[in-house]
Molecule: transfer RNA
Organism: bacterium
RNA sequence: GGGCCCUUAGCUCAUCUGGUAGAGCGCAUCCAUGGCAUGGAUGAGGUGAGGAGUUCGAGUCUCCUAGGGUCCA
Numbered sequence: 001g002g003g004c005c006c007u008u009a010g011c012u013c014a015u016c017u018g019g020u021a022g023a024g025c026g027c028a029u030c031c032a033u034g035g036c037a038u039g040g041a042u043g044a045g046g047u048g049a050g051g052a053g054u055u056c057g058a059g060u061c062u063c064c065u066a067g068g069g070u071c072c073a
Stems, first nucleotide, its partner, number of pairs: 001072007010025004019056001027043006049065005
C1' cells in the first nucleotide's frame, strides 16, 4: 500500500428479506425473610463508531472517514 470482516445499553451479544431497537449480566426502587443469601415485580439506561447519500421511511442499502481484527505485498 491492497483485499476481506467487525463497530448497536456499563459488559457480552441479538435484531434472517428497510417499517416504533431487544435479551442476559450489571444498576435503581419495591415485595418476600428478624437479617443475609436467594427469588420475584417494576424501572432507568441507546444521536446504532463519525459524516454524507438513496428512500415516504435506514442499525439494515451506497460512498467517505476513524478505530480494531485477519490475510497478501